[in-house]
Context: one part of a larger RNA
RNA sequence: AUGAACGCUAGCGGCAGGCUUAACACAUGCAAGUCGAGGGGCAGCAGGGGUAGCAAUACCCGCUGGCGACCGGCAAACGGGUGCGGAACACGUACGCAAUCUACCUUUAUCUGGGGCAUAGCCCGGAGAAAUCCGGAUUAACACCCCAUAAAAUAACAGAGUGGCAUCACUCAAUUAUUAAAACUCCGGUGGAUAGAGAUGAGCGUGCGUCCCAUUAGCUAGUUGGUAGGGUAAAAGCCUACCAAGGCAACGAUGGGUAGCUGGUGUGAGAGCACGACCAGCCACACGGGCACUGAGACACGGGCCCGACUCCUACGGGAGGCAGCAGUGAGGAAUAUUGGUCAAUGGACGCAAGUCUGAACCAGCCAUGCCGCGUGGAGGAUGAAGGCCUUCUGGGUUGUAAACUUCUUUUAUUGGGGAAGAAAAGCACGGUUUCUACUGUGUCCGACGGUACCCAAGGAAUAAGCACCGGCUAACUCCGUGCCAGCAGCCGCGGUAAUACGGAGGGUGCAAGCGUUAUCC
Numbered sequence: 001a002u003g004a005a006c007g008c009u010a011g012c013g014g015c016a017g018g019c020u021u022a023a024c025a026c027a028u029g030c031a032a033g034u035c036g037a038g039g040g041g042c043a044g045c046a047g048g049g050g051u052a053g054c055a056a057u058a059c060c061c062g063c064u065g066g067c068g069a070c071c072g073g074c075a076a077a078c079g080g081g082u083g084c085g086g087a088a089c090a091c092g093u094a095c096g097c098a099a100u101c102u103a104c105c106u107u108u109a110u111c112u113g114g115g116g117c118a119u120a121g122c123c124c125g126g127a128g129a130a131a132u133c134c135g136g137a138u139u140a141a142c143a144c145c146c147c148a149u150a151a152a153a154u155a156a157c158a159g160a161g162u163g164g165c166a167u168c169a170c171u172c173a174a175u176u177a178u179u180a181a182a183a184c185u186c187c188g189g190u191g192g193a194u195a196g197a198g199a200u201g202a203g204c205g206u207g208c209g210u211c212c213c214a215u216u217a218g219c220u221a222g223u224u225g226g227u228a229g230g231g232u233a234a235a236a237g238c239c240u241a242c243c244a245a246g247g248c249a250a251c252g253a254u255g256g257g258u259a260g261c262u263g264g265u266g267u268g269a270g271a272g273c274a275c276g277a278c279c280a281g282c283c284a285c286a287c288g289g290g291c292a293c294u295g296a297g298a299c300a301c302g303g304g305c306c307c308g309a310c311u312c313c314u315a316c317g318g319g320a321g322g323c324a325g326c327a328g329u330g331a332g333g334a335a336u337a338u339u340g341g342u343c344a345a346u347g348g349a350c351g352c353a354a355g356u357c358u359g360a361a362c363c364a365g366c367c368a369u370g371c372c373g374c375g376u377g378g379a380g381g382a383u384g385a386a387g388g389c390c391u392u393c394u395g396g397g398u399u400g401u402a403a404a405c406u407u408c409u410u411u412u413a414u415u416g417g418g419g420a421a422g423a424a425a426a427g428c429a430c431g432g433u434u435u436c437u438a439c440u441g442u443g444u445c446c447g448a449c450g451g452u453a454c455c456c457a458a459g460g461a462a463u464a465a466g467c468a469c470c471g472g473c474u475a476a477c478u479c480c481g482u483g484c485c486a487g488c489a490g491c492c493g494c495g496g497u498a499a500u501a502c503g504g505a506g507g508g509u510g511c512a513a514g515c516g517u518u519a520u521c522c
Stems, first nucleotide, its partner, number of pairs: 001520002004518005011374006017367002019332001024330003028327003033074003038071002041067002045065003048061005081285003091209007100202002105198008113147004123136005153178004159172005183190002211257003218248003223245008260282004264275004287308005310321004338364001340363003346360001347358004377408004387399005414458005422449001427444007466511005471492003477506005487494002
């Protein structure tokens, strides 16, 4: 010093931290949706309308607000978790890409013409225990397809110039071919397409740095290089065929062990040594292993397929699942919390917006786990009371101003009263500039925490001290009991009849809501 644990003890608050072990298995709930201003529609809710009826009521109508399921768009690759693997361009740092991509956002330029057939849903029928699946008919779109137009895009081919680093890069300029779109509208715009630039994010390469073992000395056939082809956003044995025989290594290859890396943290005068919990950046993983699809981005924790192990359902034919998300359960363990509240703030997704979703986040709960702060009273008070302990015993010493007693205060606790900041925006209403386009003024609306923090008042010392040690190291001594016994002990060592070392008592020392012990690091 600690993410600690254990023993004894325990008044309060603030801030932080809380499975270090089994990346063991998981019941249950929640953790990623949103858009009706893309679409066909109408299961449910609310409103309205119509018909019949005296009425109750029944039936009908997507007509309106909205909206389950469905098609479509965007998001789901972020956020959250864990540290298995990995000694590696994984990480850190510094360069490079004349070898690259980048949705949403900003900006610049141009365009947004015409046509088509499907499919889900709905309806009908069928199979199945279920999961789910099959057939028929019919329908929409900003879904899908075709045509037109088109260059500073892509491809082919030839020219001139400048520069470099070999492949080349840049500038000028000619020809040919190919490739696009989606609408909505309050007429202001909002979208869509192509191309350029920016921003952001990502990919790739390289120098240097990065643990232990030489009781690991040789290792390597896609291995090292070339040619051709494939492949990728992109260079490359990345992959394939052929050719050559190379490549690495005592400056430690190869093998084995261990390990997420860093900013940092602990310690130390420093050099260093040890560590990498919380917070932040990067990486890896998501039951074990493999694979691709979609997409700007994944080889995808709460997507898909296959194999395997395990668990569950089953009508035995077949199916379902993945907490290393937040809570929670069992197990393991010396050991680590609530199946809580809210989207009020911050941030994210979607949406024109209102808003919806958000176990991210903000809060609350539990735990002395740590750090910090406060309190358990202050002043006076000698008959130096009683009691205890010691004693050289009519006495004295000590506990000790300690108590009693007198007086003061009320932090804290209790009771009562008041009571926040965190809220800015957006929205709504009315105005202004310059027109609801933008900006802006006034008012209004919105707080989980929380009637919390904080403030005021009341009475009353009232509600609050322990733990370890006292032979030396090391601050602190006597008596009794015990008698090498019982026991102590970090080291030296104590104990066999006067033990300051064992046990108890009185007294003392140290720290204090903690104190000791154990473990580990400096």
Record summary: The prediction has a mean pLDDT of 85. A computed fold for a 522-nucleotide part of an RNA from an uncultured bacterium, annotated as small-subunit ribosomal RNA, 5' domain.